[in-house]
Order: sequence, then C1' cells, then structure tokens
RNA sequence: UGCUUAUCGAGAGUGGUGGAGGGAAAGGCCCUGCGAAACCACAGCAACCGGUCCGAAAGGACGUCAGGUGCUAAAUCCUGCCGCAAGGCGAAGAUGAGAG
Repeated sequence: UGCUUAUCGAGAGUGGUGGAGGGAAAGGCCCUGCGAAACCACAGCAACCGGUCCGAAAGGACGUCAGGUGCUAAAUCCUGCCGCAAGGCGAAGAUGAGAG
C1' cells in the first nucleotide's frame, strides 16, 4: 500500500512549547492571534484486541485491568439514491481485528 471483516447520531481536555492554519478529498458550513497544525506532559472516554471471572455453549460481567491500539468541537459537521414519512441502501473515509 491493497484485501477481508466489525463498528461509526453515545462518550471524554487542561497545561507547556509553537506560531497560521485546521475540520481526509471537492463544494458548503464552521473552528482559529480570546492562539490553528505539530510536538510534549498529565488527565479522561470508550471497550476493538488482550486479560480476569461466570457459563456446557451461545453469550455475559469487570477498566479498582499498571497490557496493545484508538479517541477527547459540530451526526463520520453536512452532501448521493429510494421513500409522503418512518426508515432503508450506497460511495468515500476513519478505527480495530485478521490473512497475505
């Protein structure tokens, strides 16, 4: 980097360094010198993998569980198609796990 698969309307931020960008892409609409990105520290959220416990299994419980990731503005910020609506389907993307 591509492939398979699950999930994505919930949840959770302060400080330091830094100086102008950021929200994937395009169009919108937003955030930002009352300080963007990035990096660091500490804190937190969640529970994909791992762990512990219960169970014959399916499955369930535990983060007071010193593990591996992830995440901590806005629905994945919004967008396409079907539908009167409720709702359904898709593309792209993100994250985890797996195989190569």

Annotation:
Predicted 3D model of a 100-nucleotide RNA (SAM riboswitch aptamer (S box leader)) from uncultured Geobacter sp. NCBI's taxonomy places the organism under Bacteria, Pseudomonadati, Thermodesulfobacteriota, Geobacterales, Geobacter. It was read from a public genome assembly, where an Rfam model found it.